[in-house]
RNA sequence: AGGGUUUGAUCCUGGCUCAGAGUGAACGCUGGCGGCGUGGAUUAGGCAUGCAAGUCGAGCGAUUAUUACACCGGAUGGAUACCGACCUUCGGGAAGGUUGAAGACUGGUGUAACGAUAGCGGCAAACCGGUGAGUAACGCGUGGGUAACCUACCUUAGGGAAGGGGAUAGCUUUGCGAAAGCAAAGGUAAUACCCUAUACAGUUUCGGGUUUUAGGACCCGAUAUGAAAGACGGCCUCUACUUGUAAGCUGUCACCUUAAGAGGGGCCCGCGUCCUAUCAGGUAGUUGGUGAGGUAAUGGCUCACCAAGCCAUAGACGGGUAGCUGGCGUAAGAGCGUGGUCAGCCACAUCGGGACUGAGACACUGCCCGGACUCCUACGGGAGGCUGCAGUCGAGAAUCUUUCCCAAUGGACGAAAGUCCGAGGAUGCGACGCCGCGUGGGGGAUGAAGGUUUUCGGAUUGUAAACCCCUUUUAUCGGGGAGGAAGGCUUCGGGGCGAAUAGUGCCCGAGGAUUGACUGUACCCAAUGAAUAAGCCACGGCUAACUCCGUGCCAGCAGCCGCGGUAAUACGGAGGUGGCGAGCGUUACUCGGUAUGACUGGGUGUAAAGGGUCCGUAGGCGGACGUGUAAGUGAAAGGUGAAAUCUUUCGGCUUAACCGAAAAAUUGCCUUUCAAACUGCACGACUAGAGGAUGGGAGAGGAGAGUGGAACUGUCGGUGUAAAGGUGAAAUUUGUGGAUAUCGACAGGAACGCCUGUGGGGAAGCCGGCUCUCUGGUCCAUUCCUGACGCUGAGGGACGAAAGCUAGGGGAGCGAACAGGAUUAGAUACCCUGGUAGUCCUAGCUGUAGACAAUGGGCACUAGGUGUCUGCUCUUUUAGAGUAGGUGCCGCAGUUAACACAUUAAGUGCCCCACCUGGGGACUACGGCCGCAAGGCUAAAACUCAAAGGAAUUGACGGGGGCCCGCACAAGCGGUGGAACACGUGGUUUAAUUCGAUGCUACGCGAGAAACCUUACCAGGGUUUGACAUGCUGGAAGUAGUAUCUCGAAAGAGAGUCCGAUCAGUAACCAAUCUGGAACCAGCACAGGUGCUGCAUGGCUGUCGUCAGCUCGUGCCGUGAGGUGUUCCCUUAAGUGGGAGAACGAGCGCAACCCUCGCCUUUAGUUGCUAGUUAUGACCUUGUGUCAUAGCGCACUCUAGAGGGACUGCCCGCGUUAAGUGGGAGGAAGGUGGGGAUGACGUCAAGUCCGCAUGGCCCUUAUGUCCUGGGCGACACACGUGUUACAAUGUCUGUUACAACGGGAGGCUAAUCCGCGAGGUGGAGCAAAUCCCUAAAAAGCAGGCUCAGUACGGAUUGCAGGCUGCAAUUCGCCUGCAUGAAGCUGGAAUCGCUAGUAAUGGCGCAUCAGCACGGCGCCGUGAAUACGUUCCCGGGCCUUGUACACACCGCCCGUCAAGCGCUGAAAGUGGGGAGCGCCUGAAGCUCCAUGAAUUUGGAGUCACGGUGAAUUUCAUGAUUGGCGCUAAGUCGUAACAAGGUA
Repeated sequence: AGGGUUUGAUCCUGGCUCAGAGUGAACGCUGGCGGCGUGGAUUAGGCAUGCAAGUCGAGCGAUUAUUACACCGGAUGGAUACCGACCUUCGGGAAGGUUGAAGACUGGUGUAACGAUAGCGGCAAACCGGUGAGUAACGCGUGGGUAACCUACCUUAGGGAAGGGGAUAGCUUUGCGAAAGCAAAGGUAAUACCCUAUACAGUUUCGGGUUUUAGGACCCGAUAUGAAAGACGGCCUCUACUUGUAAGCUGUCACCUUAAGAGGGGCCCGCGUCCUAUCAGGUAGUUGGUGAGGUAAUGGCUCACCAAGCCAUAGACGGGUAGCUGGCGUAAGAGCGUGGUCAGCCACAUCGGGACUGAGACACUGCCCGGACUCCUACGGGAGGCUGCAGUCGAGAAUCUUUCCCAAUGGACGAAAGUCCGAGGAUGCGACGCCGCGUGGGGGAUGAAGGUUUUCGGAUUGUAAACCCCUUUUAUCGGGGAGGAAGGCUUCGGGGCGAAUAGUGCCCGAGGAUUGACUGUACCCAAUGAAUAAGCCACGGCUAACUCCGUGCCAGCAGCCGCGGUAAUACGGAGGUGGCGAGCGUUACUCGGUAUGACUGGGUGUAAAGGGUCCGUAGGCGGACGUGUAAGUGAAAGGUGAAAUCUUUCGGCUUAACCGAAAAAUUGCCUUUCAAACUGCACGACUAGAGGAUGGGAGAGGAGAGUGGAACUGUCGGUGUAAAGGUGAAAUUUGUGGAUAUCGACAGGAACGCCUGUGGGGAAGCCGGCUCUCUGGUCCAUUCCUGACGCUGAGGGACGAAAGCUAGGGGAGCGAACAGGAUUAGAUACCCUGGUAGUCCUAGCUGUAGACAAUGGGCACUAGGUGUCUGCUCUUUUAGAGUAGGUGCCGCAGUUAACACAUUAAGUGCCCCACCUGGGGACUACGGCCGCAAGGCUAAAACUCAAAGGAAUUGACGGGGGCCCGCACAAGCGGUGGAACACGUGGUUUAAUUCGAUGCUACGCGAGAAACCUUACCAGGGUUUGACAUGCUGGAAGUAGUAUCUCGAAAGAGAGUCCGAUCAGUAACCAAUCUGGAACCAGCACAGGUGCUGCAUGGCUGUCGUCAGCUCGUGCCGUGAGGUGUUCCCUUAAGUGGGAGAACGAGCGCAACCCUCGCCUUUAGUUGCUAGUUAUGACCUUGUGUCAUAGCGCACUCUAGAGGGACUGCCCGCGUUAAGUGGGAGGAAGGUGGGGAUGACGUCAAGUCCGCAUGGCCCUUAUGUCCUGGGCGACACACGUGUUACAAUGUCUGUUACAACGGGAGGCUAAUCCGCGAGGUGGAGCAAAUCCCUAAAAAGCAGGCUCAGUACGGAUUGCAGGCUGCAAUUCGCCUGCAUGAAGCUGGAAUCGCUAGUAAUGGCGCAUCAGCACGGCGCCGUGAAUACGUUCCCGGGCCUUGUACACACCGCCCGUCAAGCGCUGAAAGUGGGGAGCGCCUGAAGCUCCAUGAAUUUGGAGUCACGGUGAAUUUCAUGAUUGGCGCUAAGUCGUAACAAGGUA
C1' cells in the first nucleotide's frame, strides 16, 4: 500500500467481497511447564446450606466459670482417744462398741482477683461489597456559584462540667399461644431519661454604626431563650480524721458550649451528551407575582389569592433505545465503535408506597403497609428476601472452589491488649488472554528400508532415520533455602505535664522474647537418563504451497469469483509442500481497507442526483472610506483538566508479560492582561452594486370587446346521371326516394393559410387573422436623484400543457369508448366506414408531464471567427465600423470516464438553496396532509440479486442506407416432382436385417463390385498363450509332419501304414549321439478386440470459397479497448493498379511461374505417314485408271522433345498528361485466349477411433478366434438420385460412312466353323503407335408404320437355354420364344446450364471369377438466350442503429398454472405500555378536636385495587391483495434493427 468481481475487450460510475488489528467470547481437533492477568455478557429468573457487622465490662445493674480467703451445711471418711467379749508366752494381742480430728470431695453465703455476657447504654451499622433494572435527566462530564446551606468521628483555639429527681429493661411470679411471640404484677442501675441553676460567646426580635452588588461580615446597646457525665490510674504538697484514706491535687480518656480548619455532602448555573418530523404543536401548579407553610438551605417544593402566561422548526411535546465518565478497540489522522476488568459519579436492592431513628438513610443482610411468590402451621396464625462470598436449579453457544487466613493492606469498636471483617490477602478450576521456556544439539550417503510417483531411466520423502559423540532446560527424586515483618508486648533511659525521686504510649531512644494463611513457596545444589512432551489449518485466483487415486452436475465444496456432467492442482483419501505452533482453525461482533456520508476528503448534461416556474418569511452571505468597541480571532500568564491508562527515560522480578519512579501528555474549560489586521457591533460620510427620473424603441407578453375572409358540414333551389366513396386489395357506407360532380342562396361552429425566419415576447406553462380599450415586463441613450436600499431563499404563497371532474351553454370538423367492415391462426390492434364523451365558451376544481438545454439562481474573470433580431453612435451610406442587449453555429486554452462543453461553460473562483449514496421490492405499503372523485404530496421495511448502469471499441445482425459481384434473379434450353424399374435413405419388420454419414456441406455417400469369402450382424457347433508378434523356463527323435481311415455340416477330434525332417557346433567329411537355434508340446509374460469416447487427439477431408480478403514491424493518434496503414476518388476478375492521405514498409492470399488444348518453327522418323517414285499382283469402265502388297522417301498427317508467339505492344476516343477503358488494325489466338492443378487468417467442439496411427476406459474359457448356415437383398409406406418411356424431329427393317481416350499374359483373343442368339469351337497374333478388345452410334440413303395405349412403351410372368464360379434356392449376368403392366409430357414446388457449353449419340476404363441404369474418362452431332440488377439466394466494401457477443436459430415482456419465501389489508381475538374520569382507599405524614398518654375520634393526602371511554404497540386471524425466487409448463410476441404501427 491494495486485490477479486459487471464486458468479447475498454475506460468510468457503483455495490458486493478479501487480505489487517481487536474480543469478558463460543464451537471443532489437539494439548508439556511456568509467570501475570481474567472468568454469569442470557432470566434485575427462583434459591437449599454455611458464612458476609460488630464492638466496648475502663458506662450500668444483674448473672456466671475459675482461683484465693472467711463462714455455713449434709454425705463420705475414719486419724485420735476410751471401753472391750475372747485369747495370752502375762510383755500383750484382739472381734466388736463409743468418740469423731486432718486431708480430699461436693453444695451454699460473703469478699477479692481474673475471665465470660443475655439485657440497658454508647459508637458503628448511611462505609465496604454487588448489580445496571430504571434513567435522555443538572443523571453524567467539564467549568463556575452558594451574600441560599449542613457536617458525627478528627485537628486547632477559648470557656465549662453546679444542684436535684422520677422511671424502665434485664430479673422474679402469674397468664395466653402450636409457634412466632405477647400481656399483667413486683422490684433495680447507669455516660439511659427529666427538672432547676449558670453561659461574656450562640440563637430570636428591636435600635444604631462601619463595609459590601447581595438574605454577607464586623462592632455597640436592649430583649427573650438554650448545656453537660462520668470512667480508669496515681499521689499526699495543702485541709480533715490521721493506719491510710477522703475532700483535694494530678494524668489519660470521655462529656457540654463557642469559633475556626480539614475532609465530606446538599442546592443552583454556562457548555457538552443517541435515533425518530411517518411525533408539530405542548402545558392548569402550567408561567409569573404577593403572602404563608416547609427544609440544613434557594425554589410552585406545598398552599391561598391575583395575572395569563411559559416552551417550541437552533425541534418543544411524544415514541424508541441507553447507566454516564476516565478510558478501551481501531485508524496516518480526523473520526467511528464501545463503556467487561481497574478508578470516579449515579441509580437500584422480590414489586409498589411510606415514614421512623440518626450528623448522615427515606436505609441490600432496619421498621410499617399493600401485591406476587416460597416455606412452617395444631388452620387460629406466622416466617422469608444471595443484583454480598461460595454453591444450586432453570434458561442458554457460554462463564470457576459450598477452600485457607486475618500474616500483610484497609475498615468498625475499644484506653489498650484485642475482637470482628467472603473488604482484602491467598489457593483451586478453565490454553479464556498476554508473556516466557521446552519437546534436544553436533556428526552421519549404501542417498538404506518403507511410502508416494514415474516418460520405468529415475525422482521425492531425505541428514530425515538407523548409527556415533555430546548436553540436561523441563520432568522425577533427594538436599539446602530467602523475602513478604512494619508493628504490638516487655525492660530501661531521656524530654513534657506535675508539688512529686508517684504516675504517664504525650514525644524520642536502647535492649529482650515473639507474630506467616500462602509454604518448606520462590530460588540454589546434586542424582538418573534423550530420557517425560506436536499439533492444527491450507495448497484454482485473490494468497505462500502439486501430484496420484476414487467419484462422475452424484456425493460434496464455497469469503467473492466460482468448482463437480469419466483424464477435477477447487469434492473425498493419500503422498508431498506452505503457514502458524501449545496451539490451530471456524463462527459472531467492532474499527480499518471504504474518499462507500467526503470537516480533513465526494458528487448532481448522459452513470443515483437541479425542486415545473417565479415571488418572498426566517436564516446564510454581502461594495468602498473613517472613528470607536472588543463578541469572534491572536498572544501571554494563572487556575483546573483525580489517580490509573497511553508515550519517553530510568529502575525491580534470570528475560518478557507484569510492577514501580520521574517526566511528558491530557489537543478541553475558566479567569486576568495585552493586540486591533480581518469578521461582528455602533456612529459618520461615499457611489462603482441596486433602484428611481427624463427621452426614445421592438415584440404571437397578458385581459376584455368587436370584426374578416378561405375552407368545411348542413339546409333550400337549379343543372345532371349512375355510380360515388374507400383501400395494398376490398367491404361496411352513400346513391334511381336522384347521390358523387357542378352553380346559386342561407345557417353554424371551430381554426387562423401565405407573411413564417435555429425570427420575436414571456418566470415557466406557453403566446400567431384584423381593430379598439385596459395593462405587465424589458432594452437603449442621458448620467439628474436615493445612498448598499443587495444576492439567495428552509417553511409559505402565486402561476402552472394535456387529460380528467362539477354546473350551465355550445357542438362544424376531429374523435377515446362503442358498432360495423377488412386483415389475421387469432386481431378486444395497426387500415376502412360510422360515432358518444371530449375538444370550444363561462365559473370553479385538479396540480401532474421526457413541465428537457434531462444543465438551480446571482456576481466576477478567462483567445477568437461567423450568422441573425432590436436600440444607439460614427462613416467614405444599395454598404461598412464601433458599442449595448438578446438568439444560433464553429472553435482555442481549460475541463470531462468519454461523448462533449467551451464569454449563453459542463472552464476559473465566491455566496445561497435543492437533491444523490448498488439493482429489484418501490413514482409501492402503512400513517399523515390535500382533493367531489380520479388521484396527488410525503415515504419505509421484510425479502432477493452480484451485479444494475454510463460512454466509447471491435464484431455480428437489421423486414436500415449506399456501392459492387455470382446461372443469384431475369432471358432461354433441357430436366426433377406424375409412371414402371434400378440404387441410396428413413420407417417398419426381423434371430440378424452390422456400422457410420443427417439442412445447404447425409441420402448411385464410406462401397472403384455383399451368392461363400468380404462381414464387422444373427443362430448353432468348436477353441483358450490363442488366427498373428516377441521374450523367458521346462520338455520332447522314430518326435513334428504326412498319405489314408472313422465321426462330423464344417471347423475340429480320434486312430494311424509307409516315409520322415532343417541350421550351427562337437568335427576340415559322414552317421549316431549331445549342446544351442528354428519348428513342436507344456507353462509364464503377453497377444487379440471393426468394443466405447471424433466432445481427449494426430493425419486427412467437406463447407463458406478460387470469395478477396487476413495480418505484422516501426511510426503517429487515443487514459484505454483500439484506430491509422486496409479509409477516400478513379479502376479491376482481384487489398488489380493509379492518385490523394500520418503514415512508411512487409508477410500470407490475388496474379504469374506448372500441366493441357489452340498457331508456327525446329529436331527425330518406327510399329506412324505415303505426296512423289520404283517393283509386283488383281480388276475392267483400257485410263497420266483404280485397288492391294513391297521398297525408296519423311513432303504432309501424326507421334513427342525443344523453341517462338500475346505485351494493351500499335492507332483513335474517353480518362487527371495516371491506372485503365471503348473501338480498330494486324494476328491461329486480344485484353487473365479455353480448361486444369493450386484453397490465405479462420468458421462450423462439421466428418472420420470401422482406412491408418494414438491417450484414457472396458473385455480376457470372451466384446478374442475358427467354422457351417442365415442376414446385410425383408416391405403397408415416405423421400432423394437415376434409367427407360409416354412416341412421327419418332419407331422398325435394310443399307452406307466418320472417332478419341484407354485396356490386355491365370490376359486381350483374330481368322475359321457350329448355334436364331447368349455363346461354343478354334487357336493365328500380341508384354503392344506393330496383334487383339474394335462393331463406333447418332447422322446419311432406301423402304414400312399414320396418331392408336399403337409396329409407342417395355415392366411383369412362363418356358427353353448360355456363361462365371466349390456353389447361382434365399441371391448373379446374359440369350431365344411367349406374355405385353403403368405410362398419352406430369399439382404445389424445384434443379442444371452462358459455347464446342446445354441437349443428344455412342465408346473405353477402374472395381471384378461373374455381375454397371452408378462412378471416372473419351470422341461425334451441336443449339437458344442474357433488356438489365427492382426483386429471391449467397458474398465483398463503406456507413448507420442496437438492450445482440453461444452474436437474430440472438435477446426479451406480460397474464395464467405449480412450489417455496416475505409482506400489506381483514370480521375479529389475545397480550403489553402510557395517560384521563369516577369509585374504594392500607400504612405513614400533616392538621383539628379530645385526652394522663402519638389515647381516642375526625379531616386531608395517598400506594395497590375496581370500573368507564378513548389511545398506542406487539402477536395472531377464515379470506384476500401484492412482491420476490425457482434447468427444460401454457398463451401470445410488447421492447431491443425503421423490432416489422419509430